[in-house]
RNA sequence: GCGCGGGAGAGUUCGUCCGGCCAUUGCCGGGCGGCGCCGAAGGGGCAACUUCCCCGGAACCUCUCAGGCACCAGGACUGUGC
Numbered sequence: 001g002c003g004c005g006g007g008a009g010a011g012u013u014c015g016u017c018c019g020g021c022c023a024u025u026g027c028c029g030g031g032c033g034g035c036g037c038c039g040a041a042g043g044g045g046c047a048a049c050u051u052c053c054c055c056g057g058a059a060c061c062u063c064u065c066a067g068g069c070a071c072c073a074g075g076a077c078u079g080u081g082c
Base pairs, nucleotide, nucleotide: 001082002081003080004079005078006077011035013034014033015032016031017030018029019028020027021026036069037068038067042065043063044062045061049056
């Protein structure tokens, strides 16, 4: 790296627009915005240490930029085979 598995958290939220179905109510899918929230893609921060000013400097800690918040999907990490 490839194959087969395991793999958490948090809105089936509100408004608006577009498309599809429908006589209507309504249902489904998507875009944008608001509010609330989550940490385990990615990214940022730091303790010891460091020639101790700078620089450098770990994580499952921390931030939440990005990402995500029914199922599906994704998913750090991990089991196994090649």